[in-house]
RNA sequence: GGCCAGGUCCCGCGCAAUGCGCGCCCGUGAACCAGGUCAGAUCCGGAAGGAAGCAGCCUUAAGCGGUAGCGGGCAUGUGCCGCGGAUUCGCCUGGCUCGA
Numbered sequence: 001g002g003c004c005a006g007g008u009c010c011c012g013c014g015c016a017a018u019g020c021g022c023g024c025c026c027g028u029g030a031a032c033c034a035g036g037u038c039a040g041a042u043c044c045g046g047a048a049g050g051a052a053g054c055a056g057c058c059u060u061a062a063g064c065g066g067u068a069g070c071g072g073g074c075a076u077g078u079g080c081c082g083c084g085g086a087u088u089c090g091c092c093u094g095g096c097u098c099g100a
Base pairs, nucleotide, nucleotide: 001097002096003095004094005093006092007091008090010085011084012083013082014081015079016078017076018075019074020073022071023070024069025066026065027064028063034059035058036057037056042051043050044049
């Protein structure tokens, strides 16, 4: 010097990491206009009893808040990660070979 292989670089996918929504989850959450139970009071009834039903209590919807964890989605100036592709030039590593 030549040739070959791998890497660097590039593309796709996967996994991970990080971030942000969503759902699960937790909390809160309806004067009446949600549900249940309905003291008192009210109404019906001769009575027995019945009716509707406020407060209280329990539960829940939308909404609001939280976010340790789980699921899934999206994103990425992330990764000594994995697989596949591409590999013109340059650079790095290795091998073979030719020459001085």